[in-house]
Molecule: transfer RNA
Organism: Hyphomicrobium denitrificans ATCC 51888
RNA sequence: GGUCCCGUAGUUCAAUGGAUAGAGCGUCGGAAUUCGACUCCGAAGGUUGCAGGUUCGACCCCUGCCGGGAUCG
Numbered sequence: 001g002g003u004c005c006c007g008u009a010g011u012u013c014a015a016u017g018g019a020u021a022g023a024g025c026g027u028c029g030g031a032a033u034u035c036g037a038c039u040c041c042g043a044a045g046g047u048u049g050c051a052g053g054u055u056c057g058a059c060c061c062c063u064g065c066c067g068g069g070a071u072c073g
Stems, first nucleotide, its partner, number of pairs: 001072007010025004018056001027043005049065005
């Protein structure tokens, strides 16, 4: 340098072009407990990597860029 894949919450990952982007773990608060752990209830936390485009409507499709990975030379 060529080709392909990936980028979504603190973390690991979902979400067939359709209405409000969700789950596990973690964090915080509460219940329970002599106090903790486990368990249960609740809450916070997102510019869906960036910028454009298509569309009535984009995490999803298209283009460029950035970052990571695989492979070929």